[in-house]
RNA sequence: AGAUGAGAUAGAGGCUGCAAUGAGUAAGAGUAAUUUGAAGGAGAUUCAGAGAAAUCGAUGAUCUCAAAUGAAAGGAUUCAUUGCCGAAGUUUGCAAUGGACUCUGACGUUGCAAACUGGGACUGUCUCCGAAUAGGAACAGGACUGUCAUCGUUUUGAUUAAACGAUGGAGAACUAUCAGUCUU
Numbered sequence: 001a002g003a004u005g006a007g008a009u010a011g012a013g014g015c016u017g018c019a020a021u022g023a024g025u026a027a028g029a030g031u032a033a034u035u036u037g038a039a040g041g042a043g044a045u046u047c048a049g050a051g052a053a054a055u056c057g058a059u060g061a062u063c064u065c066a067a068a069u070g071a072a073a074g075g076a077u078u079c080a081u082u083g084c085c086g087a088a089g090u091u092u093g094c095a096a097u098g099g100a101c102u103c104u105g106a107c108g109u110u111g112c113a114a115a116c117u118g119g120g121a122c123u124g125u126c127u128c129c130g131a132a133u134a135g136g137a138a139c140a141g142g143a144c145u146g147u148c149a150u151c152g153u154u155u156u157g158a159u160u161a162a163a164c165g166a167u168g169g170a171g172a173a174c175u176a177u178c179a180g181u182c183u184u
Stems, first nucleotide, its partner, number of pairs: 001183004007178005014085001017084009033069006043056003047105005088117011118145002122141004128136002147169009
C1' cells in the first nucleotide's frame, strides 16, 4: 500500500422513522347490563358447532316491545417519557395457554424455527378483528424518499470532490474510525 470480512465502536434515512409506557380526548353509546310493566307460552345458560355435566324455568325462563338507571374493553387520535435504526412487522409450521368440561374450528397471548419487507404514505382488490365508511393484515400498482453501483452532463487544475439526470439492487446493507488475517 492492497485485499478480506455476519469483528468492535459511533452514526444517517424521517417533521407520520420503529416500538413500549403513562395521561387526556372523541367515538364506542343512550349500546351491553340491571329493574319495572305489557305481550307470549317452553325451553334457556359458553366465541361457533356437537356432546356431557350442572344451574335456572308454568311461583312464567329464552325471545319481543315500552320506560327508568346506565358502563367497559379492544381499536383511533393528541401530548409527554423511555428504548432504539431489523428499529420492527408479517406469513407459515410446531408447542404451551385463555375465555366453565371434552372434541373440532376461529380468535388472542407467549416461545422456537424458516421465509419475506430499506422507509413512510396513496390507490385498488380481498379478508380477519372491529360499532364503524375509522383502523390493522395480505396481495397488486404507480409515484416519493434515503443509500449504494453503473452511465451521462455541469463545475473543479485533476475520474479529486460535488451537483443534476437516467437505470438497477437491497438492511447480514450504507457511512466513518479502529482492531484482526493474508499478500506485496